This is a predicted structure of a 487-nucleotide part of an RNA (small-subunit ribosomal RNA, 3' major domain) from a candidate division WOR-3 bacterium.
Context: one part of a larger RNA
RNA sequence: UGACGGGGACCCGCACAAGCGGUGGAGGAUGUGGUUUAAUUCGAAGCUACGCGAAGAACCUUACCUGGGCUUGACAUACUGGUAGUAGUGAACCGAAAGGGGAACGAUCCUGCUUGCAGGAAGCCAGUACAGGUGCUGCAUGGCUGUCGUCAGCUCGUGCCGUGAGGUGUUGGGUUAAGUCCCGCAACGAGCGCAACCCCUGUCCAUAUUUGCCAGCAGCCGUAAGGUGAUGGGAACUAUAUGGAGACUGCCGGUGACAAACCGGAGGAAGGUGGGGAUGACGUCAAGUCAUCAUGGCCUUUAUGUCCAGGGCUACACACGUCCUACAAUGGCCGGAACAACGGGAAGCGAAUUCGGGAGAAUGAGCAAAUCCCUUAAAUCCGGUCCCAGUUCGGAUUGCAGUCUGCAACUCGACUGCAUGAAGCCGGAAUCGCUAGUAAUCGCAGAUCAGCUACGCUGCGGUGAAUACGUUCCCGGGUCUUGUACA
Numbered sequence: 001u002g003a004c005g006g007g008g009a010c011c012c013g014c015a016c017a018a019g020c021g022g023u024g025g026a027g028g029a030u031g032u033g034g035u036u037u038a039a040u041u042c043g044a045a046g047c048u049a050c051g052c053g054a055a056g057a058a059c060c061u062u063a064c065c066u067g068g069g070c071u072u073g074a075c076a077u078a079c080u081g082g083u084a085g086u087a088g089u090g091a092a093c094c095g096a097a098a099g100g101g102g103a104a105c106g107a108u109c110c111u112g113c114u115u116g117c118a119g120g121a122a123g124c125c126a127g128u129a130c131a132g133g134u135g136c137u138g139c140a141u142g143g144c145u146g147u148c149g150u151c152a153g154c155u156c157g158u159g160c161c162g163u164g165a166g167g168u169g170u171u172g173g174g175u176u177a178a179g180u181c182c183c184g185c186a187a188c189g190a191g192c193g194c195a196a197c198c199c200c201u202g203u204c205c206a207u208a209u210u211u212g213c214c215a216g217c218a219g220c221c222g223u224a225a226g227g228u229g230a231u232g233g234g235a236a237c238u239a240u241a242u243g244g245a246g247a248c249u250g251c252c253g254g255u256g257a258c259a260a261a262c263c264g265g266a267g268g269a270a271g272g273u274g275g276g277g278a279u280g281a282c283g284u285c286a287a288g289u290c291a292u293c294a295u296g297g298c299c300u301u302u303a304u305g306u307c308c309a310g311g312g313c314u315a316c317a318c319a320c321g322u323c324c325u326a327c328a329a330u331g332g333c334c335g336g337a338a339c340a341a342c343g344g345g346a347a348g349c350g351a352a353u354u355c356g357g358g359a360g361a362a363u364g365a366g367c368a369a370a371u372c373c374c375u376u377a378a379a380u381c382c383g384g385u386c387c388c389a390g391u392u393c394g395g396a397u398u399g400c401a402g403u404c405u406g407c408a409a410c411u412c413g414a415c416u417g418c419a420u421g422a423a424g425c426c427g428g429a430a431u432c433g434c435u436a437g438u439a440a441u442c443g444c445a446g447a448u449c450a451g452c453u454a455c456g457c458u459g460c461g462g463u464g465a466a467u468a469c470g471u472u473c474c475c476g477g478g479u480c481u482u483g484u485a486c487a
Stems, first nucleotide, its partner, number of pairs: 001487002003484003007481007015471002019434005026325008034316002042053002064311007073130001077129007088105002093100002108121005132300002135298003141294002143289003146285001148283001153192006159168003172183003198277004203245007213234002217232002219228003248271001251265005327427001331386007343374003348367002353362003393424001398419007440463007
C1' cells in the first nucleotide's frame, strides 16, 4: 500500500421487511448429470454451466459409430513431363450409394502460315512441392464475450511531505443517483469514468396529404333514426414523417453557512435524472471461446484427410435445473356481440367461392404492399347450462381412421377426427421474481424454417393490482477508520 475480520462509523441496492404471484409435490416439454451403447459428436460447471453455443438433429446439417470407396485428393497455387479421338457428354455391367467401368458421340482459344501442319493456352493424365484436419494446447495468443456493475470509482502532470515503499491531491464539513456540486484544506490543475450530447415514448406548433382521415357542405341508401369515405369534394380531426417549441430548480415561500442543496407551492401535457433504451472507467476471475473466425507450437498425411449408405446425437432404473398444463365455480362448456399493436409476404402472402364434421383440398381475385393478404385477437361483455363430484375439472397415455410437408415420416415430424380417459383436490425442508402501466393475467407477430419437437427465444399490444413502518437482522456493494503472526 492492499486484502481480510463472527472490529467500528456512515450510506446504498427487491438485500431484508411489507405485499402479490410462483418454484420445490403431479403429468408433460426441454437442457444437464449419471447409466447404457458400435456411437449415444463436442463445448459450457457456484453466483457468472444446465429452453446455454443450437434463431429449427428424419436425409442434409454432423463434427460421432458401422460398413463400402478415393489417395496431389472435395478445395488453392506453382513447377516438370505427356496428351487429338484430347477436354466434355457418358450406354451396358458390378454396386445401397459413393465409386469402379468404359461402348458410343465428340469440341474450344492464340501465334506462324496456302490447304494442312508446327508451336502454345485451357482442360486432362503422371510426377513433385503441397493441400486438408470441427486433431491437441483458451495455462502460448488476437479478436469477441460473461461477471463484479451502470457500482462510483480508477489515475496522471507539476508542486509539497517522507531515507524509502509511498503519501498528499481523492481526506474533512455539508449535499447528491453520482469523485454530483458547494465550502474548507500544501496543494494547483488535468485525463478515463458520472452527467449531457443519440434513439423511442408523453404535450403543442409548422410543413406535407396518398394507399391514410371524414368535422362541416353536397351526393347515394333509408319513411325516419341513421348508414356509406374506392362518390363530388374537403385539409378540420386522426395518423404518417421531417423540422421546431417545451423542463432549466426557471418562478414563489421556507430550511440551510449569505453556499451547494433540500422541503413545500404555483403554472404546466410533463417537475426536479418525466418514463424506457443504447452507452459498461482502471481492473478482477491464468473466467469462457483454438468448434464462428484468425493464429504460434505440437501431432496426422493410402489418414486424425475426403466421398457415400445406414445408424446415432431422440437410448432410460434414476437425480437436478428451466418451463408448460392443471388440480377448478373469480371456473368448464355452448350460442351471440366488441375492441389492438408490433411485424411478415413473390419458388411468397393467399381473399371470395365450392367440397369436407375437421386437419385440409380444389379453384384462384388482389398484392413487390399505409392500397391486397397473413388477420375472425384473446382475456372481456350478454344469454344459457353444469351444482362441488376425481366431476361437463384435468388432460397424460393408448387404439383406430385420416391430413400436410418432403426423394423419404420405421428408428424419429407436426396436425385432425372418433374412442380411451392416468396422475393431480394447491404441494416438506427450502427457494425465486417483482416497486407501476410494474407484478399478475390474456392473446398476437417475427427470426430460424420444406416440415417441425416452439410449451423456447425476441418483440407487440389488451386487462391491470397490492405493499414499502423502517434499516435491527441475511446477501452484495461504496467511503472513512481500526487490528493483523496474510501478500
About this RNA
Its mean pLDDT, the model's own confidence on a scale to 100, is 83.